[in-house]
RNA sequence: GCCCCAAUGGCACAGUGGUUAGCGCACUUGUCUUGUAAACAAGAGGUCCCUGGUUCAAAUCCGGGUUGGGGCA
Numbered sequence: 001g002c003c004c005c006a007a008u009g010g011c012a013c014a015g016u017g018g019u020u021a022g023c024g025c026a027c028u029u030g031u032c033u034u035g036u037a038a039a040c041a042a043g044a045g046g047u048c049c050c051u052g053g054u055u056c057a058a059a060u061c062c063g064g065g066u067u068g069g070g071g072c073a
Base pairs, nucleotide, nucleotide: 001072002071003070004069005068006067007066010025011024013022018056027043028042029041030040031039049065050064051063052062053061
C1' cells in the first nucleotide's frame, strides 16, 4: 500500500428494511435473613462509531471516514 471482517447500555452479544431496539451478566430499590450472599419482585441505563446518500420508512442497504482484528506483498 491492497483485500476481508467487526463497531448496538458498564461488559459479552442478538436483531439483515416496518410495533416503543432486545437478552444475559453487572448496577439500583424492595421482599426474605441476626447479618451478608443466594433466591424472588420491580426499576434505571442506548437517539445503534462518525458523516453523506437510497427509500414512504434505515441499527439493517450504498459511498466516504475513524478505530480494532485478520490476510497478502
The RNA shown here (transfer RNA) has 73 nucleotides and comes from Modicella reniformis. Lineage of the source: Eukaryota > Mortierellomycota > Mortierellomycetes > Mortierellales > Modicella. RNAcentral records the identical sequence in 8 taxa. Model confidence (mean pLDDT): 81 of 100. Its Rfam family is "tRNA". It is annotated as a transfer RNA. The sequence is in RNAcentral, with records from ENA and Rfam.